Overview: Predicted 3D model of an 86-nucleotide RNA (c-di-GMP-I riboswitch aptamer) from Rohdeia mirabilis. It matches the Rfam family "c-di-GMP-I riboswitch aptamer". Rfam's curators write: GEMM was predicted in a large-scale screen for bacterial structured RNA regulatory elements. Taxonomically the source falls in Rohdeia (Bacteria, Pseudomonadati, Planctomycetota, Planctomycetia).
Parts: sequence; structure tokens; C1' cells
RNA sequence: CACCGAGAAGGGCAAACCCACCGUGAGGUGGGGACGCAAAGCCACGGGCCCCUGACCGCAAGGGCAUGGGUAGCCGGGUUACCGAA
Repeated sequence: CACCGAGAAGGGCAAACCCACCGUGAGGUGGGGACGCAAAGCCACGGGCCCCUGACCGCAAGGGCAUGGGUAGCCGGGUUACCGAA
């Protein structure tokens, strides 16, 4: 340095749920709270999923499509980083 990840040390983050606020919505932010997490730090680049709107197909249930948006705690990828037993 690269991989790796201890019933290691010191710490870190915080799902569901509740409250407040923002958003048409998915969802986000703050507070409480801990299911979990070794990148659960950061980036929507590829795939997935979700939402708004629009047109299309369909008798309907519904289906895929386009623009825009969301999700980094769905996966891959990129990037930065604490500690050091085997």
C1' cells in the first nucleotide's frame, strides 16, 4: 500500500413508529426512538423500485411508453475516510 474485518479500543450512523415543518406525491428536514449498519460517508453513472404529469393500448381490470422527480438503508459502479487482531 492492497485485500480483509476481533464478543478489540475509541467513537459514528440510525429502520419501523411518534411529533413538528416542507412537498400534489414518492419523499425530505428537525426532535424523540433503535431494527440494523465497517463506509448505513458522499455521487443518481448503469440496472431495479416508487411518485407527479401527459399521450397511447384495452370494454374493463390493467399495461407498457415519454418528460420530470424520489430512493445511496435495493444492487452494481465511482470517490473519500477512522481503527488494526487473525